[in-house]
């Protein structure tokens, strides 16, 4: 000095299903959940249920679908600086 609180900058993770019609290959318009179903958006970054495994998984509801619940605080999973503002006791780390 830092740890707690706000904030910002750079940076870096991520997901985009499902049912009608029309085209009938990409695609267009509609309806559902959702923050977001390709957006100059969105969500999320160790205080980490953002997302991804398990998993073509149980069970229930839907026209259907991760659409609700379990599975589960399981196993993974993306970070650094600044800037203000509190506190200075305790520990730890750093110079």
């Nucleotide at each position: 000095g830092c740890g707690c609180c706000g904030u910002g900058a750079c940076a870096g993770g991520g997901g985009c299903g499902u049912c009608c019609g029309c085209g009938c290959u990409u695609g267009c318009g509609g309806g559902c959940u959702g923050a977001g179903a390709a957006g100059c958006a969105c969500c999320c970054u160790u205080u980490g249920a953002a997302c991804c495994u398990g998993a073509a998984c149980c069970a229930g509801a839907u026209c259907a679908u991760g659409c609700u619940g379990g599975c589960g605080g399981a196993g993974g999973a993306a970070g650094u600086c600044g800037c203000g503002g509190a506190a200075g006791a305790u520990u730890g780390c750093c110079c």
Predicted 3D model of a 95-nucleotide RNA (TPP riboswitch aptamer (THI element)) from Seohaeicola zhoushanensis.
The organism belongs to Seohaeicola, within Bacteria.
It matches the Rfam family "TPP riboswitch aptamer (THI element)". Rfam describes the family as follows. Vitamin B(1) in its active form thiamin pyrophosphate (TPP) is an essential coenzyme that is synthesised by coupling of pyrimidine and thiazole moieties in bacteria. Rfam links the family to the GO term thiamine pyrophosphate binding.
Model confidence (mean pLDDT): 77 of 100.
The sequence was found by an Rfam model in a public genome assembly.